Predicted 3D model of an 89-nucleotide RNA (c-di-GMP-I riboswitch aptamer) from a Thermoanaerobaculia bacterium.

RNA sequence: CUUCGAAAAAGGCAAACUCACCGCGAGGUGAGGACGCAAAGCUUUCGGUCUCCGAAGUACCACAGACAAGAGACGGCUGGGCUGCCGAA
Numbered sequence: 001c002u003u004c005g006a007a008a009a010a011g012g013c014a015a016a017c018u019c020a021c022c023g024c025g026a027g028g029u030g031a032g033g034a035c036g037c038a039a040a041g042c043u044u045u046c047g048g049u050c051u052c053c054g055a056a057g058u059a060c061c062a063c064a065g066a067c068a069a070g071a072g073a074c075g076g077c078u079g080g081g082c083u084g085c086c087g088a089a
Stems, first nucleotide, its partner, number of pairs: 002089004012037002017032006035076001041082003047077001048074005057067002
């Protein structure tokens, strides 16, 4: 330096849920709390899921609903990139 592993050691993060706040919402922040995680650290123009929107576009007789477009959320859905402790080769 590269790859692999998480047995040990030192540690780290924090699911669900509860409370408070923000947001139309998905969800986010803080505190408590631990389901789990070898990157559950960071990063959204590889995909995926979810939310909003709905005047115009598509189909429809119309409404509703749906699709598409657009705007967002999720890195603890996944691929990729960067960084990192210990050990083995």

Its Rfam family is "c-di-GMP-I riboswitch aptamer". Rfam's curators write: GEMM was predicted in a large-scale screen for bacterial structured RNA regulatory elements. Its mean pLDDT, the model's own confidence on a scale to 100, is 78. The organism belongs to Thermoanaerobaculia, within Bacteria.